[in-house]
Context: one part of a larger RNA
RNA sequence: CUGGGCGUAAAGGGUGUCUAGGCGGAAAGAUAAGUCAGAUGUGAAAUCUCGGGGCUCAACCCCGAAACUGCGUCUGAAACUGUCUAUCUAGAGUGCAGGAGAGGAGAGUGGAAUUCCUAGUGUAACGGUGAAAUGUGUAGAUAUUAGGAAGAACACCAGUGGCGAAGGCGACUCUCUGGACUGUUACUGACGCUGAAGCACGAAAGCGUGGGGAGCGAACAGGAUUAGAUACCCUGGUAGUCCACGCCGUAAACGAUGAAUACUAGGUGUCGGGGGUCGAACCUCGGUGCCGUAGCUAACGCAUUAAGUUGUCCGCCUGGGGAGUACGGUCGCAAGACUAAAACUC
Numbered sequence: 001c002u003g004g005g006c007g008u009a010a011a012g013g014g015u016g017u018c019u020a021g022g023c024g025g026a027a028a029g030a031u032a033a034g035u036c037a038g039a040u041g042u043g044a045a046a047u048c049u050c051g052g053g054g055c056u057c058a059a060c061c062c063c064g065a066a067a068c069u070g071c072g073u074c075u076g077a078a079a080c081u082g083u084c085u086a087u088c089u090a091g092a093g094u095g096c097a098g099g100a101g102a103g104g105a106g107a108g109u110g111g112a113a114u115u116c117c118u119a120g121u122g123u124a125a126c127g128g129u130g131a132a133a134u135g136u137g138u139a140g141a142u143a144u145u146a147g148g149a150a151g152a153a154c155a156c157c158a159g160u161g162g163c164g165a166a167g168g169c170g171a172c173u174c175u176c177u178g179g180a181c182u183g184u185u186a187c188u189g190a191c192g193c194u195g196a197a198g199c200a201c202g203a204a205a206g207c208g209u210g211g212g213g214a215g216c217g218a219a220c221a222g223g224a225u226u227a228g229a230u231a232c233c234c235u236g237g238u239a240g241u242c243c244a245c246g247c248c249g250u251a252a253a254c255g256a257u258g259a260a261u262a263c264u265a266g267g268u269g270u271c272g273g274g275g276g277u278c279g280a281a282c283c284u285c286g287g288u289g290c291c292g293u294a295g296c297u298a299a300c301g302c303a304u305u306a307a308g309u310u311g312u313c314c315g316c317c318u319g320g321g322g323a324g325u326a327c328g329g330u331c332g333c334a335a336g337a338c339u340a341a342a343a344c345u346c
Stems, first nucleotide, its partner, number of pairs: 004317003007300002012314001014201004021194003025088002028085004033081002035077008049065006091191001092188003095184004103177007110154001114150008125136002162169002206247006215241002220236004258313002262309002266291010295302002319346003328339004
């Protein structure tokens, strides 16, 4: 390299968008670049293969044939691919009519709870644990009532419910805004699929500047436990968690399953639509679950939401360790990220 693979053995890029490239619907005509056929020129000799022959054999040598799978030119074929012309509507998209949704951004509002502050009532405890202690409290705590302040999160509804490309999104109202779905078949007429680079998004933690800081809480301090206890438990508590702007670019970023299309028994639940006597049936489109036939799989299991059956495009794998490391490069304020070996060893 080929072959073979990627749910769990090594292996699907975190996700999207798009460029180059690769691949691409139906019917007709033209062309002849690819393709195919024939002819012809060339493809040095030696070598290789086959058939003979010569050194006593062999290696070796000689003769002949085949081959040199290629390239050029000419003539022809027109199914397929390509190109051109004109056409179609089943793919794709647009319009129109609808309903659903924690999809996104900004602004405003609300109640419960928590902590703190002030005042009243009230008195000796509270708190915490397996048991305790540190801690709080006669300077009046805990409890309770009233008032006030602050920040963060939105109980019930809530659901293998919904939306989003993924990360993710959950109180209410308004403004702006993206996508999907259903119905109609009015319009465009292959405008499509994938996608190396590129660009954008990307949980948490972390970083920069400025705010904010109720609760929680790395670090840290103390109390316990213990042989020890740099832990688990308890009392405190700083960064952080929150907001704005800017970085970081990673996760078991998981369905450990790339994207899009076509085909291949059924049953059952649920969400959003449509048709149907406005109902129950029944039919149908799009999601989301469970079970299961064929088939697949090493097995587990998957099974119209495939890990089944075909073809298209991208990414990735090639024994364990060394190592996702060194070096170099690119990016970053840094932390580090990305790219990515070898010696050696089993």

This is a predicted structure of a 346-nucleotide part of an RNA (small-subunit ribosomal RNA, central domain) from an uncultured prokaryote.
Model confidence (mean pLDDT): 88 of 100.
The RNAcentral record of the full RNA draws on ENA.